[in-house]
Order: sequence, then C1' cells, then structure tokens
RNA sequence: GCCCCAGGUCCGAGGGGCGCGCACGCGCGAACCGCGUCAGGACCGUGAAGGUAGCAGCGCUAAGCGAUGUCGCGUGUCGCCUCGGGGUGCCUGGGGCACU
Repeated sequence: GCCCCAGGUCCGAGGGGCGCGCACGCGCGAACCGCGUCAGGACCGUGAAGGUAGCAGCGCUAAGCGAUGUCGCGUGUCGCCUCGGGGUGCCUGGGGCACU
C1' cells in the first nucleotide's frame, strides 16, 4: 500500500428512561351575577287551612386550583437497549497478501 471480516459514524422500526401537554380517578372550590334544600322573617289568604318568593346556613357542582395515581393518549429529547437497512467516505479492532 491492497484485500477480507466485524463494529462505529448514517437511515428506519420497536422498546425503555426523562420532560411537557391532555384524558380519567381523588380532594378543594361561587358574598352576588349556578342548582337544590330553604330556619328566621316577608308577602298572598277570613283562616292556627294552604301557598308564593326567598336572605342566612347546609349540600352538589361550574370555571379554576392542588397532590398523587394509571400495562391510558400525544409530543419533545436521550454518546440507552434490540432488530433491520445501508455501506462511495471516515474512525477502531482482527486476519491475509505484497513491499521494505
């Protein structure tokens, strides 16, 4: 210097780690402009009959917020793992040949 083999660099797929977003489950959550129930009081009623609206209180939840969970979904990333492809070039290792 040449040839061969293997691996890496390149491309793709699957999986996994980490981050973000979403969905579901749990909790919190409305002075009034949500719902329900409505003490007291008010009103209608001849009426201790009956009824109406309805504050406070209580309950349920909306918007939203919180902590965490899920063989859940999407997305970004990772000198991660595996498989496949590609091998003009470059890098690493091994073998052979030739020259010195």

The prediction has a mean pLDDT of 79. Bacterial small signal recognition particle RNA from a Gemmatimonadales bacterium, 100 nucleotides, folded computationally. The sequence was found by an Rfam model in a public genome assembly. Rfam family: Bacterial small signal recognition particle RNA. It is annotated as a non-coding RNA gene. About the family: The signal recognition particle (SRP) is a universally conserved ribonucleoprotein involved in the co-translational targeting of proteins to membranes. Lineage of the source: Bacteria > Pseudomonadati > Gemmatimonadota > Gemmatimonadia > Gemmatimonadales.